[in-house]
Molecule: SAM riboswitch aptamer (S box leader)
Organism: soil metagenome
RNA sequence: CAUCUAGAGGGGUGGAGGGACUGGCCCAGUGAAGCCCCGGCAACCAUCUUGGACCCAGCGGUCCGAGGCAGGUGCCAACUCCAGCAGACCAUCGCAGUCGGUCUGGAAGAUG
Numbered sequence: 001c002a003u004c005u006a007g008a009g010g011g012g013u014g015g016a017g018g019g020a021c022u023g024g025c026c027c028a029g030u031g032a033a034g035c036c037c038c039g040g041c042a043a044c045c046a047u048c049u050u051g052g053a054c055c056c057a058g059c060g061g062u063c064c065g066a067g068g069c070a071g072g073u074g075c076c077a078a079c080u081c082c083a084g085c086a087g088a089c090c091a092u093c094g095c096a097g098u099c100g101g102u103c104u105g106g107a108a109g110a111u112g
Stems, first nucleotide, its partner, number of pairs: 001112004009038005017027003021084004039076003044072002047068009080108001085105006
């Protein structure tokens, strides 16, 4: 800096945790994490083809796209599972307090 509401799981081993953190809410002896094997998803990088704009005397280069491929990563419960901070609106309420919903932005996190 870009993306994060799409997509994609079986077997073996293992033996109690896992979903980052906190609070919820979930998953898990009908077998969690970890490790191994096989499979799959996607297309960030690589690679191939190609369109446009720009720079350069030229060689060549920069930027923005389109298509192919699947070598390097990544991923394969739940929107990043939801919220967390701020704002707008809605609902409720005699007041205060507490609680709920929708949306926008941010933070944090993940991957490249």